[in-house]
RNA sequence: AAAAAUUAAAUAUUAUUCUCGUAUAAUGUUGGGGAUAGGGCCCAAAAGUUUCUACCAAGCUGCCGUAAAUGGCUUGACUACGAGGUUGUGUAUAUA
Repeated sequence: AAAAAUUAAAUAUUAUUCUCGUAUAAUGUUGGGGAUAGGGCCCAAAAGUUUCUACCAAGCUGCCGUAAAUGGCUUGACUACGAGGUUGUGUAUAUA
């Protein structure tokens, strides 16, 4: 500086890693099954995003006196798009 390579050709393919922003709250809803204080799970569906995918894990702390139902908090991702670095690549110049 923004190019370079591959291919017969193409609107095709090819490089490291980090940070930030947006989306989404790693969320709420419904259905079926399951456990029962040494238990509190499993499966499925649709919703949520101008959005593909994902929709979990661990820890702490409640609550439920055996019934059918779980609550709160903390920490930790991936994916899509955008921005900025870094690495890599090519060329030129300079130095060794």
This is a predicted structure of a 96-nucleotide RNA (Purine riboswitch aptamer) from uncultured Sporosarcina sp. RNAcentral holds the sequence, with entries from MGnify. Lineage of the source: Bacteria > Bacillati > Bacillota > Bacilli > Sporosarcina. Of the family's consensus pairs, 100% are formed in the model. Rfam family: Purine riboswitch aptamer. Rfam describes the family as follows. Riboswitches are metabolite binding domains within certain messenger RNAs that serve as precision sensors for their corresponding targets.